[in-house]
RNA sequence: GUUGGGGGCAAGGCGAUCGCUCGCGCGGGUAGCGCGGGAGGAAAGUCCGGGCUCCAGGGAUCACGGCGGUGGGUAACGCCCACCGGGCGCAAGCCCCGGGAAAGUGGCACAGAAAGCAGACCGCCCCGAAGUCCGUCAGCCCGUUUCGGCGGGUGCGGCCAAAGGGGUAAGGGUGAAAAGGUGGGGUAAGAGCCCACCAGCGGCGCGGUGACGCGUCGGCUUGCCAAACCCCGCCGGGAGCAAGGCCAAAUAUGGGAAGAGGGCGAUCCCCCCGUUCGAUUCCCGGGUAGGCCGCUCGAGGUGGGCGGCGACGCUCAUCCCAGAUGAAUGAUCGCCGGCCCGUCCCCCUCCGCGGGGGGCGGGAGACAGAACCCGGCUUAUUGCGUCCAACGUCC
Repeated sequence: GUUGGGGGCAAGGCGAUCGCUCGCGCGGGUAGCGCGGGAGGAAAGUCCGGGCUCCAGGGAUCACGGCGGUGGGUAACGCCCACCGGGCGCAAGCCCCGGGAAAGUGGCACAGAAAGCAGACCGCCCCGAAGUCCGUCAGCCCGUUUCGGCGGGUGCGGCCAAAGGGGUAAGGGUGAAAAGGUGGGGUAAGAGCCCACCAGCGGCGCGGUGACGCGUCGGCUUGCCAAACCCCGCCGGGAGCAAGGCCAAAUAUGGGAAGAGGGCGAUCCCCCCGUUCGAUUCCCGGGUAGGCCGCUCGAGGUGGGCGGCGACGCUCAUCCCAGAUGAAUGAUCGCCGGCCCGUCCCCCUCCGCGGGGGGCGGGAGACAGAACCCGGCUUAUUGCGUCCAACGUCC
C1' cells in the first nucleotide's frame, strides 16, 4: 500500500434575531417579565425479558405456548460473557433453529430394480439338456498300410453357451441419500467372511466444575427428518398507562322526600270525592364532556478504587438530566472546524503512481422525533480514529 476482520467514538461548535414547551420567582392573573431545563443512538420495528398497575387466585397437575451444548452474569430474558463440539476461511476471525431418531407413530418427492426387518436392471460367478466345433490317440475297438503311420468310432478335455435354476451389493447406472471408508487376504464370483488403519458405538482409566478431551480394550456397525407428531428437562395466571385512581358540568336518566290550603294537565264513560301518573321544589346516586393524579429519582448518569479472563459485581465521591396531549424541543443569517470535488503551489519520491502541507472557488451534511419506565435484539444511517490478519514493496 491492497484486501479482509474485530471492537470503539461522535452525531458539529459559537454568536445574533424571531419563536415553542415545562418548572420556579415577581405579578390580581391563564397578559407579561426574569432565571433555569428541553430528544436518540437508534426515540424506529413492537420481536423478546422485567418493573409498575388492576383483575383472578388454596395447592399441585393436565392441556397449551415458549426455550434447549456446558459453566457463569443478570431483576429477568430467546440477551451477554467464557468455554466445548461442528462447519467456513491461508489467517485475523465468522456462522450454528447445538437435547433425544437402538421409547413409539409417521414421512423420504422425482428418478431408480430397490428408500429401511432392503434390493438383482445391467454386469460378475456357478450349475445347465440336446447340438455344432476344436484338441488328443496315452487306453480300447474297427478299417487301411509302402509297417513309419493314416482315417473313423468310443472315451477324455476344451470353446461357444440358449431356456431355466441359483449365488453375489465388489463394478455400472438412478438419486439429496443405496446399508461404514481405504487397502490387503480370501472366494466360483463376492461379502466385516478375515486382517490392518480410519470413522462410529460401548466399557474402563486419566484430566476437566462441566460440555468434553486423551489413552486403552471390545464386539464388528445401529440411514436421514423432531422448524412432523412425540419423549425429556426448564419457564410461563390474565390484561395492559386507553393499566389504574380522584374531582366533576349542561342535557337526559335512576332512587327518595315534599306536594298543607287553593289551583293546573292526563286517566278511571260523565259530574263530585278519591286514586295513580305528570308538571313543580329539594336531596342522593351512576355515567359522559372536561380537569387532575399516575408522570418521572431510576435495576439512573459521570469519575475513581477494588474483585473477576470476561459479561459483571462491590464500594466511595459527585450530579439531577424532557414530561408534551393535536402533542413543544424550531427557523433564518454570520463566523469557525471536520468531509467531498475542481484548480494552483511546495515537500517526500530517479520519474510516475501515491502520500503530506498550504491557497482559492464550489458543494453536501445523513437516518430519523420521546409519549409509563427500564434491560436487550433487529433494522435504518453520516463521519472519524484504533487494533488485528494475509499478501506485495522498501529499509